[in-house]
Molecule: transfer RNA
Organism: bacterium
RNA sequence: GGGCCCGUAGCUCAGAUGGCUAGAGCGCUUCGUUGACGUCGAAGAGGUCGCGGGUUCAAAUCCUGCCGGGCCCA
Numbered sequence: 001g002g003g004c005c006c007g008u009a010g011c012u013c014a015g016a017u018g019g020c021u022a023g024a025g026c027g028c029u030u031c032g033u034u035g036a037c038g039u040c041g042a043a044g045a046g047g048u049c050g051c052g053g054g055u056u057c058a059a060a061u062c063c064u065g066c067c068g069g070g071c072c073c074a
Base pairs, nucleotide, nucleotide: 001073002072003071004070005069006068007067010026011025012024013023019057028044029043030042031041032040050066051065052064053063054062
């Protein structure tokens, strides 16, 4: 230098064919239960879907340029 893959909540990830409110598990907070901790039950907080631009009535999802990570080729 060229090619491919990945980048979604603190962590691990899901979201074929664009459309109703962006989700799961773990973690976190509060409440209940307990003498207490844990377990269990209930409720809740937390996300510019890496950043920008484009297409579209509508984009996490399509196109494109960057940034970061990984792999391969040279």